Context: one part of a larger RNA
RNA sequence: CUGGGCGUAAAGAGGGUGCAGGCGGUCCUUCAAGUUGGGUGUGAAAUUUCCCGGCUCAACCGGGAAGGGUCAUUCAAUACUGUUGGACUGGAGGGCAGCAGAGGGGGGUGGAAUUCCCGGUGUAGCGGUGAAAUGCGUAGAUAUCGGGAGGAACACCAGUGACGAAGGCGGCCCCCUGGGCUGUUCCUGACGCUGAGGCCCGGAGGCGUGGGGAGCAAACAGGAUCAGAUACCCUGGUAGUCCACGCAGAUAACGAUGGACACUAGGUAUGGGGAGUAUCGACCCUCUCCGUGCCGAAGCUAACGCUUUAAGUGUCCCGCCUGGGGAGUACGGUCGCAAGACUAAAACUC
Numbered sequence: 001c002u003g004g005g006c007g008u009a010a011a012g013a014g015g016g017u018g019c020a021g022g023c024g025g026u027c028c029u030u031c032a033a034g035u036u037g038g039g040u041g042u043g044a045a046a047u048u049u050c051c052c053g054g055c056u057c058a059a060c061c062g063g064g065a066a067g068g069g070u071c072a073u074u075c076a077a078u079a080c081u082g083u084u085g086g087a088c089u090g091g092a093g094g095g096c097a098g099c100a101g102a103g104g105g106g107g108g109u110g111g112a113a114u115u116c117c118c119g120g121u122g123u124a125g126c127g128g129u130g131a132a133a134u135g136c137g138u139a140g141a142u143a144u145c146g147g148g149a150g151g152a153a154c155a156c157c158a159g160u161g162a163c164g165a166a167g168g169c170g171g172c173c174c175c176c177u178g179g180g181c182u183g184u185u186c187c188u189g190a191c192g193c194u195g196a197g198g199c200c201c202g203g204a205g206g207c208g209u210g211g212g213g214a215g216c217a218a219a220c221a222g223g224a225u226c227a228g229a230u231a232c233c234c235u236g237g238u239a240g241u242c243c244a245c246g247c248a249g250a251u252a253a254c255g256a257u258g259g260a261c262a263c264u265a266g267g268u269a270u271g272g273g274g275a276g277u278a279u280c281g282a283c284c285c286u287c288u289c290c291g292u293g294c295c296g297a298a299g300c301u302a303a304c305g306c307u308u309u310a311a312g313u314g315u316c317c318c319g320c321c322u323g324g325g326g327a328g329u330a331c332g333g334u335c336g337c338a339a340g341a342c343u344a345a346a347a348c349u350c
Base pairs, nucleotide, nucleotide: 004321005320006319007304008303012318014201015200016199017198021194022193023192025088026087027086028085031082033081034080035077036076037075038074039073040072041071042069048066049065050064051063052062053061054060091191092188093187094186095184096183097182098181099180103177104176105175106174107173108172109171110154115149116148117147118146119145120144121143125136126135163168206247207246208245209244210243211242215241216240220236221235222234223233258317259316260315261314262313263312266295267294268293269292270291271290272289273288274287275286276285299306300305323350324349325348332343333342334341335340
């Protein structure tokens, strides 16, 4: 002097909330715990370093000194951290006035379409495929018209769009309800950031009880294809998909990128506000705050690429990684009705 990493190499927990803990804005003040300096005590001997000496030298041995503490005690210092008291407003929160939205929960309601049932017209086919067949149809199907039943999903609008912490969220109306943004700078006065545990949420599939069941469709059956076909294609079809309540808790739960704050060229598009200019008004134009994309400089990166929505420059806190296989397994424990989930090795082997 240096003192590893986590977008894709191993590595960001699926997401939130928050106790403990860690960290914490500006000014004055108190104390002096941390911190810093001095004194005293102690820090055994051997060892180590330096000096002197003894074996002819050396190793070795003897003598002297030094060094060594997150130590004790005492005196002192007060910049920083902490502590006491006071003050502040830029962080944070609130008030007031507005705005957008598939944000969440409940109730109601609408049209298109599929299927089924009834009736009319009508007759020999319809379906389906690469081609077929299984299948349906003279007990009258398909097609077409009228009526009815029921369930599920909401074409166009629709967007590179909006909202949400994530999972996610889309017809229309009503009720209940969460969050965000803008303007004002009126109030509180650091009330903040993060967060091991804990608690809550968590698509699909799955499980329990009871409903519901139109379409679709694991399993299953049949028809094809094929050397075979336990598949791909076709005809059917049950769980399931839907609702209520409860459980489960995993994922390519992805931006494969934890959260907060500050700083660091621009260009362009877009969603929601505000201000200005202009105008009868609106659009346009300029500036600005919040969000969402693309491009791109400096910088970073192994490269690809990232680039004010950082993977740049910094600070704080959490999580995680440590060669491949064995293995996200065994055992044990906790949870679960089960399926299984969480935690998590070793031998051995390359």

RNAcentral holds the full RNA, with entries from SILVA. The part of an RNA shown here (small-subunit ribosomal RNA, central domain) has 350 nucleotides and comes from a metagenome.